A computed fold for a 72-nucleotide RNA from Ceutorhynchus assimilis, annotated as transfer RNA. Its Rfam family is "tRNA". Its family is annotated with triplet codon-amino acid adaptor activity in the Gene Ontology. The family's RNA type in Rfam is transfer RNA. The coordinates come from a structure-prediction model, not an experiment, and the mean pLDDT is 81.
RNA sequence: GCCAUGGUGGCUUAGUUGGUAAAGCAAUGCACCGGCAAUGCGGAGGCGCGGGUUCGAAUCCCGCCCAAGGCU
Repeated sequence: GCCAUGGUGGCUUAGUUGGUAAAGCAAUGCACCGGCAAUGCGGAGGCGCGGGUUCGAAUCCCGCCCAAGGCU
């Protein structure tokens, strides 16, 4: 330099013919308990960056960055 894959809450992953972003764990508040844990309930928290297309983009297009591979 080229090829293909991936980047989504703190972590691990869904989300696929463009139409309200979901779950588990963690953290946190409340309940329970003599207290802690466990358990139950609740809320908060996210689309790598910049453009473009579109009524509408995590999703399509372009450029860039990053990660781990392959080729030279």